[in-house]
Molecule: transfer RNA
Organism: Pacificimonas aurantium
RNA sequence: GGGCGCAUAGCUCAGUGGUAGAGCACUGUGUUGACAUCGCAGGGGUCGGAGGUUCGAACCCUCCUGCGCCCA
Repeated sequence: GGGCGCAUAGCUCAGUGGUAGAGCACUGUGUUGACAUCGCAGGGGUCGGAGGUUCGAACCCUCCUGCGCCCA
């Protein structure tokens, strides 16, 4: 330098055009002598950035940034 893949909640990930979710974690609460486990409730997102297409974009297109793999 070229090609491919990844970026979504604190972490690990799902969601492939129609108003963003799960598990774990966190907070409150019940249970316990106490802790853990477990039950119930709750908080938490500029979907990496910018632009474009569309009635509508996390999802499609272009560029950029970061990370990984391959080729030279």